[in-house]
Context: one part of a larger RNA
C1' cells in the first nucleotide's frame, strides 16, 4: 500500500507452508508349525530399553559476583567492642527466584485412500494358454490424508459478533463550495514484564494491585547485636529457631503511572 466507509475482537483453514516419521531387546502364543535330529518359525499380543525431539523445574544435579555464615592480611571509622573498604566475589561453608541437564513427563503410533515391484481373478487377440488388450482384486517404512504448529497479501485478500460516523446552498453528480464537526478506534507519553539487541509482543495508567515501598507469608542461612552470668583468660551459657535475608506468594494506595498531545472524519462503486 492493498483487502472498496473507519474500527475491535473471536475464527475457517481437501488454500498453501514447515514439522514428526528411527530402531533394538525380552515374554506369551510355542518349544508349536517344520524337521530323523540338531534345531526352530510367520502371523498376533504385550513389556522394557537406545537414539533423537519438544516442554518443564515437583524431584535430582549445577549456576546462583545484589542472600546468609566462617575465616586470613591489611587500612579507616580515636580507642574496646561492632562495622565498612581492597586483596580473582580475598578465600571457605551453604543457598532463594531465574536460567539450565545430569532431572521429570510426553512424542513417533493405531487408522483410511491411491499405488511400486510382484501375486491374483475372469478374459479374448490366438478355439488353446495368457494377471491384461475390455474389465475386476490384494500389496510397502514410501505417496497422500491422519497427528503437532503457522497460516486470508489465499490478490479467489473468506466468515462472524458488536461498536462509531452532520447540516446548509447550488445541484442530481461517489459533484462543487460554505459552515460545523473530530466519532469508534490507534498511538505518542508514563508505571512494569516469566516480552525484549531496537522495534515488535503483553499487562497497567487514579473507575487503579503496573512497578517500588510498607506488611505478613514461603524459602535461605543457621542461634545477630546488646547485656548477664561463668572463667585469668582463648571461650561458653542464656536472652534467642535468634538475626538478617535478591529476583517468589499474598494483602495494602504510602510513592510514581501528571497533565496533555497526535492521528483517525461525517453513512461508504
Nucleotide at each position: 500500500c492493498g483487502u472498496u466507509g473507519g474500527a475491535u475482537a473471536u475464527u475457517u483453514g481437501a488454500a498453501g507452508a514447515g514439522g514428526a516419521g528411527c530402531u533394538g531387546u525380552c515374554c506369551a502364543u510355542a518349544g508349536u508349525a517344520c524337521g530323523a535330529g540338531a534345531g526352530g518359525a510367520c502371523c498376533u499380543g504385550g513389556a522394557u530399553g537406545g537414539a533423537c525431539a519438544a516442554a518443564c523445574c515437583u524431584c535430582u544435579a549445577g549456576u546462583g559476583u545484589a542472600c546468609c555464615a566462617g575465616u586470613u592480611g591489611u587500612c579507616u571509622c580515636g580507642c574496646c567492642a561492632g562495622a565498612g573498604g581492597c586483596a580473582u566475589u580475598g578465600c571457605u561453608g551453604g543457598g532463594u527466584a531465574g536460567c539450565u541437564a545430569u532431572g521429570u513427563u510426553u512424542g513417533g503410533a493405531a487408522u483410511g485412500g491411491a499405488u511400486a515391484a510382484c501375486c491374483g481373478c475372469u478374459g479374448a487377440a490366438a478355439g488353446c494358454a495368457u494377471c491384461u488388450a475390455a474389465g475386476u482384486g490384494g500389496g510397502a517404512a514410501g505417496c497422500c490424508a491422519a497427528c503437532c504448529u503457522c497460516a486470508a497479501g489465499a490478490u479467489u485478500a473468506g466468515a462472524u459478533a458488536u461498536c462509531c460516523c452532520u447540516c446548509c446552498a447550488c445541484u442530481u453528480a461517489a459533484g462543487u463550495g460554505g459552515a460545523c464537526u473530530a466519532a469508534a478506534g490507534a498511538u505518542u507519553a508514563c508505571u512494569g514484564g516469566a516480552a525484549g539487541a531496537u522495534u515488535a509482543c503483553c499487562a497497567g495508567u487514579u473507575u487503579g494491585a503496573u512497578a517500588g515501598g510498607u506488611u505478613g507469608c514461603a524459602g535461605g542461612u543457621g542461634u545477630a547485636a546488646g547485656u548477664a552470668u561463668g572463667g585469668u583468660a582463648a571461650c561458653a551459657u542464656a536472652u534467642u529457631a535468634a538475626g538478617c535475608u535478591g529476583a517468589g506468594c499474598a494483602a495494602u494506595a504510602c510513592u510514581a503511572a501528571u497533565a496533555a498531545a497526535u492521528c483517525g472524519u461525517g453513512a461508504g462503486g
The prediction has a mean pLDDT of 88. Large-subunit ribosomal RNA, domain VI from a Patescibacteria group bacterium, 269 nucleotides, folded computationally. The RNAcentral record of the full RNA draws on ENA. Taxonomically the source falls in Bacteria candidate phyla (Bacteria).